The RNA shown here (transfer RNA) has 73 nucleotides and comes from Candidatus Wolfebacteria bacterium CG_4_10_14_0_8_um_filter_37_11. The organism belongs to Candidatus Wolfeibacteriota, within Bacteria.
[in-house]
């Protein structure tokens, strides 16, 4: 230097192909228990890697950019 994929919660990760962003596990609170493990329920917590474009509307389609993977040279 060139082609391809990825980047969504503290960490792993969906989201049915453009219309209010969830889940597991971790946190915090509350029930059970005499008390821990455990188990039930609830709560908090993301302006979607940054910038720009298109659309009435964008995690999701176009472009640049950064960063990680990964194959050519």
């Nucleotide at each position: 230097g060139g082609g391809c994929c990825u980047g969504u919660a503290g960490c792993u990760c969906a989201a049915u192909u453009g219309g209010u962003a969830g889940a597991g596990c971790g946190u915090u609170c509350g029930c059970a228990u005499g008390g821990c493990a455990u188990g039930c329920g609830a709560a908090a917590g993301g302006c979607a890697a940054c910038g720009g474009g298109u659309u009435c509307g964008a995690a999701u389609c176009c472009c640049g950019u950064c960063a990680g993977g990964u194959c050519c040279a």